[in-house]
Order: sequence, then structure tokens, then C1' cells
RNA sequence: GCCACCUUAGCUCAGUUGGUAGAGCAACGCUUUUGUAAAGCGAAGGUCCCCAGUUCGAGCCUGGGAGGUGGCU
Repeated sequence: GCCACCUUAGCUCAGUUGGUAGAGCAACGCUUUUGUAAAGCGAAGGUCCCCAGUUCGAGCCUGGGAGGUGGCU
């Protein structure tokens, strides 16, 4: 220098053909317990890496950029 893939909650990851963004774990609150853990229940937590374009509507499609992983030279 070229090519491919990845970027979504604190962490690990889903999200189908574009139609109001989810799970598990962690943390928090409650119940249970003499107390803790475990278990059960509940609530909270998001500028979907950035900028632009298409569209009535973009996490998803298109272009550019940034970061990461791998390969080739």
C1' cells in the first nucleotide's frame, strides 16, 4: 500500500425483507434469612463509533472518515 470482517446498555452479544432497540451477566431496590450468600420479584440503564446522502421513516441501504482484528505484498 491492497483486501475482508467487526464497532449496539458497565461487560458478552442478538436484532430476519427499513416501520417506536432487546437478552444474559454485573450493579441498584424489595421479598426471603439472626446475618451473608443463593433464590424469587422489580425498576433503571442507549446520541446503535463519527459526518453526510437516499427515504414518509435508517441500528439496517449508499458514500466518506475513525478505531480494532485477520490476510496479502
A computed fold for a 73-nucleotide RNA from a Candidatus Tayloriibacteriota bacterium, annotated as transfer RNA.
It matches the Rfam family "tRNA".
The prediction has a mean pLDDT of 80.